[in-house]
Record summary:
Small-subunit ribosomal RNA, central domain from an uncultured organism, 352 nucleotides, folded computationally. It matches the Rfam family "Bacterial small subunit ribosomal RNA". Its family is annotated with structural constituent of ribosome and ribosome in the Gene Ontology. The prediction has a mean pLDDT of 84.
Context: one part of a larger RNA
RNA sequence: UUGGGCGUAAAGGGCGCGCAGGCGGUAAAGUAAGUCAGAUGUGAAAUCCCGGGGCUUAACCCCGGAAGUGCAUAUGAAACUAUGAGACUUGAGUAUGGGAGAGGGAAGCGGAAAUUCCUGGUGUAGCCGGUGAAAUGCGUAGAUAUCAGGAGGAACACCGGUGGCGAAGGCGGCUUCCUGGACCAAUACUGACGCUGAGGCGCGAAGGCGUGGGGAGCGAACAGGAUUAGAUACCCUGGUAGUCCACGCAGUAAACGUUGAUCACUAGGUGUAGCGGGUAUUGACCCCUGCUGUGCCGGAGUUAACGCAUUAAGUGAUCCGCCUGGGGAGUACGAUCGCAAGAUUAAAACUC
Numbered sequence: 001u002u003g004g005g006c007g008u009a010a011a012g013g014g015c016g017c018g019c020a021g022g023c024g025g026u027a028a029a030g031u032a033a034g035u036c037a038g039a040u041g042u043g044a045a046a047u048c049c050c051g052g053g054g055c056u057u058a059a060c061c062c063c064g065g066a067a068g069u070g071c072a073u074a075u076g077a078a079a080c081u082a083u084g085a086g087a088c089u090u091g092a093g094u095a096u097g098g099g100a101g102a103g104g105g106a107a108g109c110g111g112a113a114a115u116u117c118c119u120g121g122u123g124u125a126g127c128c129g130g131u132g133a134a135a136u137g138c139g140u141a142g143a144u145a146u147c148a149g150g151a152g153g154a155a156c157a158c159c160g161g162u163g164g165c166g167a168a169g170g171c172g173g174c175u176u177c178c179u180g181g182a183c184c185a186a187u188a189c190u191g192a193c194g195c196u197g198a199g200g201c202g203c204g205a206a207g208g209c210g211u212g213g214g215g216a217g218c219g220a221a222c223a224g225g226a227u228u229a230g231a232u233a234c235c236c237u238g239g240u241a242g243u244c245c246a247c248g249c250a251g252u253a254a255a256c257g258u259u260g261a262u263c264a265c266u267a268g269g270u271g272u273a274g275c276g277g278g279u280a281u282u283g284a285c286c287c288c289u290g291c292u293g294u295g296c297c298g299g300a301g302u303u304a305a306c307g308c309a310u311u312a313a314g315u316g317a318u319c320c321g322c323c324u325g326g327g328g329a330g331u332a333c334g335a336u337c338g339c340a341a342g343a344u345u346a347a348a349a350c351u352c
Base pairs, nucleotide, nucleotide: 004323005322006321007306008305012320014203015202016201017200021196022195023194025088026087030083031082033081034080035077036076037075039073040072041071042070049065050064051063052062053061054060091193092190093189094188095187096185097184098183103179104178105177106176107175108174109173110156116151117150118149119148120147121146122145126138128137164171165170208249209248210247211246212245213244217243218242222238223237224236225235260319261318262317263316264315265314268297269296270295271294272293273292274291275290276289277288278287301308302307325352326351327350334345335344336343337342
């Protein structure tokens, strides 16, 4: 390479949008580029293969045939691919009417809630704190406790739910404004407008970086007290960055369902969320049923097994990404990006 694979053995890109490319619904006149058919020309000889022949045989040599999968030319076929004025509606989309939602952005507001701090009152000595037990620490300059008032930051108990929404990261107090998407119902319209997507562009937890704010609690680093043989830890008392906000950078995660996207098909049972239809009672339920989502169980099938099983890891199709023994190594070098930290791309020697 041909292959074979990618839930857990190596392997799905963190996620989207999308140029090129690849692939693509129904019916049809035509064309004949791909495709197919036979024909003609060419495809040097030798070699190889087959059938004969010649050296005593063989190697070797001679003759004939086949082959030469290719190319060119003209002729023909029209199923498939392509093309094709135009046509269709089931894929896709638009319009109308609905209800659901922590989807996103901005502004404002809230609480006899909690923590901390400040001021004042009551009150007095360790009933402080903390632990396995202690100590560091705090406290006669009046703490802890308790009452009243004030300040400030962060987070939003209950509802809350294998509940909801979002492409992923993620999203949870309340109100207003701006705004994205999905779902259901019934019609109408457009008429293949679709799927995927190398590069590219955008989004992207936590931590980190820059500038300026903010700083209650928590808390890397750091300091002290313990523990211990030691204790650069686990435990305790403090505590700076950070955590919060604005703007910019960074671009990584066990970014996980460790399962790429889209389409079609293939037993069921039982929860739950949203929207319907029927039946029923007229009051909502109950019951039957459709679509969309989200769980559990389970059959065929599949799997090395575990398991998966209409939300597939089953059966097929299209496109992309990725893997090819362990270590060396996601490293070196080079390149690109970055303020830096570093990220991306990515080997080899050697060794087992």